[in-house]
Context: one part of a larger RNA
RNA sequence: AGCGCAUGAAGGAUGCCUUGGCACCGGUAGGCGAUGAAGGACGUGUAAAGCUGCGAUAAGUCGCGGGGAGCUGCAUACAAGCUUUGAUCCGUGAAUUUCCGAAUGGAGAAAUCCGUCAGAAGUAAUGUUCUGUCAUCAUAAACUGAAUCCAUAGGUUUAUGAAGCGAGACGCAGUGAAGUGAAACAUCUCAGUAACUGCAGGAAAAGAAAUCAAAAGACAUUCCGCAAGUAGUGGCGAACGAACGCGGAGGAGCCCAAACCAGGCGGCUUGCCGUCUGGGGUUGCGGGACCCCGAUGUGAUAUCACGGAAGUUAGUUGAACGAUCUGGAAAGUUCGUCCAAAGAGGGUGACAGGCCCGUAAACGACAACCGAAGUGAGUCUAGGGGUAUCCCAAGUAGGUCGGCACACGUGAAACUCCGACUGAAUCCGGGGAGACCACUCUCCAAGGCUAAAUACUAACCGGUGACCGAUAGUGAACAAGUACCGCGAGGGAAAGGUGAAAAAGUACCCCUGUUAGGGGAGUGAAAAGUAUCUGAAAUCAUGCGCUU
Numbered sequence: 001a002g003c004g005c006a007u008g009a010a011g012g013a014u015g016c017c018u019u020g021g022c023a024c025c026g027g028u029a030g031g032c033g034a035u036g037a038a039g040g041a042c043g044u045g046u047a048a049a050g051c052u053g054c055g056a057u058a059a060g061u062c063g064c065g066g067g068g069a070g071c072u073g074c075a076u077a078c079a080a081g082c083u084u085u086g087a088u089c090c091g092u093g094a095a096u097u098u099c100c101g102a103a104u105g106g107a108g109a110a111a112u113c114c115g116u117c118a119g120a121a122g123u124a125a126u127g128u129u130c131u132g133u134c135a136u137c138a139u140a141a142a143c144u145g146a147a148u149c150c151a152u153a154g155g156u157u158u159a160u161g162a163a164g165c166g167a168g169a170c171g172c173a174g175u176g177a178a179g180u181g182a183a184a185c186a187u188c189u190c191a192g193u194a195a196c197u198g199c200a201g202g203a204a205a206a207g208a209a210a211u212c213a214a215a216a217g218a219c220a221u222u223c224c225g226c227a228a229g230u231a232g233u234g235g236c237g238a239a240c241g242a243a244c245g246c247g248g249a250g251g252a253g254c255c256c257a258a259a260c261c262a263g264g265c266g267g268c269u270u271g272c273c274g275u276c277u278g279g280g281g282u283u284g285c286g287g288g289a290c291c292c293c294g295a296u297g298u299g300a301u302a303u304c305a306c307g308g309a310a311g312u313u314a315g316u317u318g319a320a321c322g323a324u325c326u327g328g329a330a331a332g333u334u335c336g337u338c339c340a341a342a343g344a345g346g347g348u349g350a351c352a353g354g355c356c357c358g359u360a361a362a363c364g365a366c367a368a369c370c371g372a373a374g375u376g377a378g379u380c381u382a383g384g385g386g387u388a389u390c391c392c393a394a395g396u397a398g399g400u401c402g403g404c405a406c407a408c409g410u411g412a413a414a415c416u417c418c419g420a421c422u423g424a425a426u427c428c429g430g431g432g433a434g435a436c437c438a439c440u441c442u443c444c445a446a447g448g449c450u451a452a453a454u455a456c457u458a459a460c461c462g463g464u465g466a467c468c469g470a471u472a473g474u475g476a477a478c479a480a481g482u483a484c485c486g487c488g489a490g491g492g493a494a495a496g497g498u499g500a501a502a503a504a505g506u507a508c509c510c511c512u513g514u515u516a517g518g519g520g521a522g523u524g525a526a527a528a529g530u531a532u533c534u535g536a537a538a539u540c541a542u543g544c545g546c547u548u
Stems, first nucleotide, its partner, number of pairs: 001547009015533001016497002020468002022465007029457002031165002039100003042055003050074002061094006070082003105114003115134001117132005136162009170201001171199005181188001185235001211218002222249005232240002253449003260279009284427001286392004290386004299380003303377004311369003315363003321336003325332001337354002339343001345357003398422006408434001429444005484491002505532001508520004
């Protein structure tokens, strides 16, 4: 020096564990905010750096309810206290709630500076302090009021509302790409996607046929399954991709404009016009107005009020076991026994139906929230006949040109929507049935509202897992969006485990320069000794053996 063995050191793999995650399901809720939010700054404890809580009444104050012996958060020591006159704790309501922040009296380099007006405290007086008040915009009303006579603009005051945040979700609308695919690329595709913007709601949007269909008929919308990767579209490439009809979920239908009537006001050519309010009326085997006849009750309700079941926000009751052996410890062994509307699960010194928490089942609210039934109000609700005078949504429908959207790329291209230019008819009317025409069928545009079935999940409650188990699972099981990095936008960690018990954390002795480390002794089932479960490998040390 090499190899081997042994004992250690170092290291932290592996195994086991789980406080934390992940995914999904069911339910609740679906908003908060000028009564100042979300989010922060600064404070606040006997002592107090962080987290949590709270706000100068500051780990808290008050009322009510629950609960019943301990309590002063994480957090373990001391001190000082509180508590059966019911504390701590839990629920609910109330009070307080600095400063910044939409931030809103003005300003500003957020958490700061400086004011107005009114009232108050204090002072001899001023300074000072406290409480309230004062932004802007929109709408409405009143008052005022220029150039400029009436008027208008403008101004002032009051009242009401808005603003900002949020879940990177879901919805509707506006604007609207490219990487990509086409094995290149331009039409096309990706895709009306991403992104940006506006506006919402608990859902949104859509919605009661100028819809489909086909000789038979259906009967608002939405969503799901099929039809069907069909018919079609397509440099007929890549690719895009219906509908009819059928089966389900759900189910709900309504209100206006007009004709006509009455009234108010205004205009003037005095019998019309305009406007407002009320009545009337709402449809396609056309309806209504108008004229005649008949009914006075029936039902509905999506509006409002009362109402208050059930539920939610604390909780309560809750069956049944002993001995023996092993062991540090019994829930294990053996023996006998019991409950079960409860043998889900968790904990307890090893594996517990009968030890603890629970579980099945049953019960419970002063208060707050939510809100079914029911009641009342309001609103809505019919029929028959006649006549053919009136009405039935106009710069609309349609047309031409240019686009867009329809599965449909201009095509034979209907239908829908937009821009420009044009431009009808009123029931003997008008739209559609995929150019167009005829016949036939069908529907009634140019006004509006409408629950449910559907989409989503930041938050709360409950549950489940051939999901993870600390290099995994969230970035984060720990002071985690922390430490740290960056001027900033932003980036972004590592880090879990003694033991049943620490009210067993090694008294005492020895080595030593040493509060380091070690040897005895002691604790403990075991040193597992806080650098703590297990404790692999690389690496190092010592001893022994073999070889050179």